[in-house]
Context: one part of a larger RNA
RNA sequence: CUGGGCGUAAAGCGCGUGCAGGCGGUUCGGCAAGCGGGAUGUGAAAGCCCCAGGCUCAACCUGGGAAGUGCUUUUCGAACUGCUGGACUUGAGUUCGGGAGAGGGUGGUAGAAUUCCCGGUGGAACGGUGAAAUGUGUAGAUAUCGGGAGGAAUACCUGUGGCGAAGGCGGCCACCUGGCCCGUUACUGACGCUAAAACGCGAAAGCGUGGGGAGCAAACAGGAUUAGAUACCCUGGUAGUCCACGCCCUAAACGGUGAGUACUAGGUGUUGGGAGUAUUGACCCUCUCAGUGCCUAAGCUAACGCGAUAAGUACUCCGCCUGGGGACUACGGCCGCAAGGCUAAAACUC
Numbered sequence: 001c002u003g004g005g006c007g008u009a010a011a012g013c014g015c016g017u018g019c020a021g022g023c024g025g026u027u028c029g030g031c032a033a034g035c036g037g038g039a040u041g042u043g044a045a046a047g048c049c050c051c052a053g054g055c056u057c058a059a060c061c062u063g064g065g066a067a068g069u070g071c072u073u074u075u076c077g078a079a080c081u082g083c084u085g086g087a088c089u090u091g092a093g094u095u096c097g098g099g100a101g102a103g104g105g106u107g108g109u110a111g112a113a114u115u116c117c118c119g120g121u122g123g124a125a126c127g128g129u130g131a132a133a134u135g136u137g138u139a140g141a142u143a144u145c146g147g148g149a150g151g152a153a154u155a156c157c158u159g160u161g162g163c164g165a166a167g168g169c170g171g172c173c174a175c176c177u178g179g180c181c182c183g184u185u186a187c188u189g190a191c192g193c194u195a196a197a198a199c200g201c202g203a204a205a206g207c208g209u210g211g212g213g214a215g216c217a218a219a220c221a222g223g224a225u226u227a228g229a230u231a232c233c234c235u236g237g238u239a240g241u242c243c244a245c246g247c248c249c250u251a252a253a254c255g256g257u258g259a260g261u262a263c264u265a266g267g268u269g270u271u272g273g274g275a276g277u278a279u280u281g282a283c284c285c286u287c288u289c290a291g292u293g294c295c296u297a298a299g300c301u302a303a304c305g306c307g308a309u310a311a312g313u314a315c316u317c318c319g320c321c322u323g324g325g326g327a328c329u330a331c332g333g334c335c336g337c338a339a340g341g342c343u344a345a346a347a348c349u350c
Stems, first nucleotide, its partner, number of pairs: 003322004007304002012318001014201004021194003025088007033081002035077005041071002049065006091191001092188003096183004103177007110154001115149007125136002162169002206247006215241002220236004258317006266295011299306002323350003332343004
């Protein structure tokens, strides 16, 4: 080099864009690099193998042959790969007509609720728990009515519903903007797939500067509980949670399942679209495309289970694994303001 693997045993990069590389549709012609055939020279001797012979046999030795799967030169072939020229439309993309959507960004706006403030009513409790206490309240709380301030989040609709590559996205309105689906002619004519490196995005927490701060709430304080209680429960409460800009780059970043393409029984629900049938019409029903669920045939699987959204049958490309601990560590390097992140051993031990 090779092998076997990666849902749960070790193993799919958190996700994308994409250079190099690898791989690549149908058809015709040419070339002949790969490929196949012939020839040529070479492939030392010994050895291995075959034949014959010499030591009484054998080992051993001698002679001859074959082989030496390779390389050089040359010639022929053209199915496949490649290169080259031409053509094609199914892959890919564009146009046109429709469609759904919490996809992203910016600005505005609405109502409910919590808290606080002011005023009215009212007069002794409230709050909280398993029970309590800390706490609040006659300096008038809780409750209730009116008014005001401010921040955050958007009940119902809400749905194994939708959108997004993933992280994720939920009141309403406007503007800017990405992608997707269906139908349909027309156009380009393989323009494709994957993707090391690179670049970008990336929940929460955390960091920097400035703002904001209603509720919630690490830390912290107190009250309980308890043998103790640095907890679970209760009363408070600061960072933080929110905004702007800049960092951080992690996760049970999960479907624990990389991306793409093709093929392989059905049944049932649901979302978006199309066609047909039907109808006064919306429905219903049938077919179909794209998604999203459930149940299952074949097949697969150690089993569990998966089963057209494959973990089935195949191909292409990338990533990764190779006993447990040591160790998501040390050292070094790179990145970071820091916290730390990425890459990643060994001794030793079982």
Predicted 3D model of a 350-nucleotide part of an RNA (small-subunit ribosomal RNA, central domain) from a metagenome. Its Rfam family is "Bacterial small subunit ribosomal RNA". Its family is annotated with structural constituent of ribosome and ribosome in the Gene Ontology.